[in-house]
Context: one part of a larger RNA
RNA sequence: AGCUAACGGCGGAUCCCUUGGCACACAGAGGCGAAGAAGGACGUAGCGACCGACGAAACACUCCGGGGAGCAGGAAGCAGGCAUUGAGCCGGAGGUAUCCGAAUGGGGCAACCCAAAAACGGCUGGUUGAAUCCAUAGACCAGCACGAGCGAACCUGGCGAACUGAAACAUCUUAGUAGCCAGAGGAAAAGAAAGCAAAAGCGAUUCCCCGAGUAGCGGCGAGCGAAAAGGGACAAGCCUAAACCCUCGGUUUUAAUCGAGGGGGUAGUGGGACAACCAAAACGACCGUGAAAAUUAAACGAAGGAGUUGAAAGCUCCACCAGAGAAGGUGAAAGUCCUGUAGUUGAAAAUGGAAGCGGCGAGGUUGAAUCCCGAGUAGUCCGGGGCACGUGAAAUCCCGGGUGAAUCAGCCAGGACCACCUGGUAAGGCUAAAUACUCCUGUGUGACCGAUAGCGAACCAGUACCGCGAGGGAAAAGUGAAAAGAACCCCGAUGAGGGGAGUGAAAGAGAACGUGAAACCGUUAGCUU
Numbered sequence: 001a002g003c004u005a006a007c008g009g010c011g012g013a014u015c016c017c018u019u020g021g022c023a024c025a026c027a028g029a030g031g032c033g034a035a036g037a038a039g040g041a042c043g044u045a046g047c048g049a050c051c052g053a054c055g056a057a058a059c060a061c062u063c064c065g066g067g068g069a070g071c072a073g074g075a076a077g078c079a080g081g082c083a084u085u086g087a088g089c090c091g092g093a094g095g096u097a098u099c100c101g102a103a104u105g106g107g108g109c110a111a112c113c114c115a116a117a118a119a120c121g122g123c124u125g126g127u128u129g130a131a132u133c134c135a136u137a138g139a140c141c142a143g144c145a146c147g148a149g150c151g152a153a154c155c156u157g158g159c160g161a162a163c164u165g166a167a168a169c170a171u172c173u174u175a176g177u178a179g180c181c182a183g184a185g186g187a188a189a190a191g192a193a194a195g196c197a198a199a200a201g202c203g204a205u206u207c208c209c210c211g212a213g214u215a216g217c218g219g220c221g222a223g224c225g226a227a228a229a230g231g232g233a234c235a236a237g238c239c240u241a242a243a244c245c246c247u248c249g250g251u252u253u254u255a256a257u258c259g260a261g262g263g264g265g266u267a268g269u270g271g272g273a274c275a276a277c278c279a280a281a282a283c284g285a286c287c288g289u290g291a292a293a294a295u296u297a298a299a300c301g302a303a304g305g306a307g308u309u310g311a312a313a314g315c316u317c318c319a320c321c322a323g324a325g326a327a328g329g330u331g332a333a334a335g336u337c338c339u340g341u342a343g344u345u346g347a348a349a350a351u352g353g354a355a356g357c358g359g360c361g362a363g364g365u366u367g368a369a370u371c372c373c374g375a376g377u378a379g380u381c382c383g384g385g386g387c388a389c390g391u392g393a394a395a396u397c398c399c400g401g402g403u404g405a406a407u408c409a410g411c412c413a414g415g416a417c418c419a420c421c422u423g424g425u426a427a428g429g430c431u432a433a434a435u436a437c438u439c440c441u442g443u444g445u446g447a448c449c450g451a452u453a454g455c456g457a458a459c460c461a462g463u464a465c466c467g468c469g470a471g472g473g474a475a476a477a478g479u480g481a482a483a484a485g486a487a488c489c490c491c492g493a494u495g496a497g498g499g500g501a502g503u504g505a506a507a508g509a510g511a512a513c514g515u516g517a518a519a520c521c522g523u524u525a526g527c528u529u
Stems, first nucleotide, its partner, number of pairs: 001528009015514001016478001020449002022446007029438002031150002039100003042055003046078002050074002052059001061094006070082002105114003120147002122144007154185001155183005165172001169219001195202002206233004216224002237430003240374001244263008268408001270373004274367005283361002286359004294351003298345003304318005319336002321325001327339003379403007389415001410425005465472002485513001488500004
């Protein structure tokens, strides 16, 4: 030095465990904010660094309700206190809520400085008032909880890539994706036919299945890719402009015309105005009031003992309850020990919101002369975009530029275009439900994980640490049933560490603490060299 065996050290795998995660379902909620948010800074306790809580009224204040013996946050300890005159705790409603932050009196290197009642925009009312007579623009004053900023995804709109694929690459694809921006809501968007269809019909929109990888598009390459019909979910329809009438105001000599307000009116078997005649309500998605359920604390709630053991819930013996044998805990494995569970009951206050009631908005027939039926619009030409559709025979839809109609004997569409036929009524607007999503709350479930897993984070984690910065980003759970956490003695340096003693079921559970594999390092013995 090697090999073997035994015993140790180091190490932290494995097993067991779970405070934490992950996914989904159902229900709730779907917003907060100038009445100052989200997020922070700094403070607040007798002793308080950190976390949590709170805000100079600062580990808390007031009221209402629950509850009933302890409290004094995590968190021990000392001191001093509070509480059956009901504390702490739980729920509801208030008060207080420093400074920064949209941050808003001005400034600023956020949490500060200077000041002194105060930003900006919008709306309403008033005063004043140019070019320019009336007027208008503008200016000033007052009032207004109207806006701003934040927020995970979902939604609508604006701008809009490239890698990539085409086995290269340019049209094309990736893709109107990612990204950026604006805006809204609990959903958004869309939506009551200038629709689809095809000789038969349907009757707003949205979503699902199917149609269908079909019809088509396509350097006819790569690839892209419908619609109708059919079957379901859900169902809901309305308001204006104009013609005409009235009132007020301006221009104007009346007439007329313009503007504001009110009535009227809303359609495609065309409707309405107008004229004549007949009726007086069902209904409603709007506003107010508004019961119950439900939500935000809770209460009652059956039935077991003995032996064994360190400890019983296991085992043995003898019982019981069950509308409760879900679950968790308790010194091992508990229906009957605890919390609970089934079942039953419960709210001063807040949320919630049906019917009813009140307000507000809704009727029809006939006639046919005249009038109205959304204009720089539709159409068309040029250039683009978007439609599954790449300019194509390219309709339909949208945008920029030019040109530029018709008013029902009208106009648009049915995939160039024309005729016939059929469907519809553009150039104003609103509209629940079926659909999408989950930062968040509650309940529940898992052929989900179990500490190199599961969120990055089970632990004081977006922390330590790295980076000028944008940003990147860890490691780290386990004594025991209970601290009973080792009084006292000894070695040692008043050490580290250890030996006794003691506790404990166990200390070979001693805090470097459950189990304690391997690599690696030793001690002893045997063998080999």

Large-subunit ribosomal RNA, domain I from Spirulina subsalsa PCC 9445, 529 nucleotides, folded computationally. RNAcentral holds the full RNA, with entries from SILVA.